This is a predicted structure of a 97-nucleotide RNA (Guanidine-I riboswitch aptamer) from an uncultured Gammaproteobacteria bacterium. It was read from a public genome assembly, where an Rfam model found it. The coordinates come from a structure-prediction model, not an experiment, and the mean pLDDT is 80.

RNA sequence: ACAAUAGAACGAUAGGGUUCCGGCCUUUUAGUUGUCUGGUCCGAGAGCAUUCGACCUUCUUAAGGAGGUUACACGGAGGGAUAAAAGCCCGGGAGAC
Numbered sequence: 001a002c003a004a005u006a007g008a009a010c011g012a013u014a015g016g017g018u019u020c021c022g023g024c025c026u027u028u029u030a031g032u033u034g035u036c037u038g039g040u041c042c043g044a045g046a047g048c049a050u051u052c053g054a055c056c057u058u059c060u061u062a063a064g065g066a067g068g069u070u071a072c073a074c075g076g077a078g079g080g081a082u083a084a085a086a087g088c089c090c091g092g093g094a095g096a097c
Stems, first nucleotide, its partner, number of pairs: 007052003011048001015042002020039002022036001023033001025031002053070007072092001074095001078090003
């Protein structure tokens, strides 16, 4: 100084609401309240971790070994799902640079 791939799964989180549980309130077999810290729940392309996959180089007894890479990433409005909402999905979209 230089090449190629630029994907998947999973976990926890930032964040999110209100089916269920719990909490508050009420006229308490029940109703109301998310303008309740919470548990369950949803949950990141542009955040994190792990694993797999992919790719590059190299060695070699031809079946594998070794080393490495997996970069970058501003962004609405609107719509959709679910009980509901969201950094979920449309969407690395429109647009901007």